A computed fold for a 126-nucleotide RNA from a Candidatus Zixiibacteriota bacterium, annotated as FMN riboswitch aptamer (RFN element).
NCBI's taxonomy places the organism under Bacteria, Pseudomonadati, Candidatus Zixiibacteriota.
It was read from a public genome assembly, where an Rfam model found it.
RNA sequence: GAUUGUCUUCGGGGCGAGGCGGAAAUCCUCGACCGGCGGUGAAAGCCCGCGAGUCCCGCCAAAGGCGGGACAGAGCCUGUGAAAUCCAGGCGCCGACGGUGAAAGUCCGGAUGGGAGAAGACGGCU
Repeated sequence: GAUUGUCUUCGGGGCGAGGCGGAAAUCCUCGACCGGCGGUGAAAGCCCGCGAGUCCCGCCAAAGGCGGGACAGAGCCUGUGAAAUCCAGGCGCCGACGGUGAAAGUCCGGAUGGGAGAAGACGGCU
């Protein structure tokens, strides 16, 4: 210095008031808050990709695991600059699945789970 193996740890956040009503943190009104991971000439919820989620197919005897495929949200303008849909200003927009005496990004749940990945330790090789 490159590469490889083993192990350990870490790895998601957020609602107040009022109204109607038998019943609403879910509807209406006003206001608010939150934003995983890697990349991207410059710092990203909305640029590219990944993870979680749902469905289908296949493999393993099976619990379950692995592999493949599909679905899966949203941003513009201006300024500065070598470079910014990432910074500053402004105005917007989005939000899985199941549940709930009433429809949810914020409540409950799968989840003391899983995971993109991150950090570290030890060893091998050159």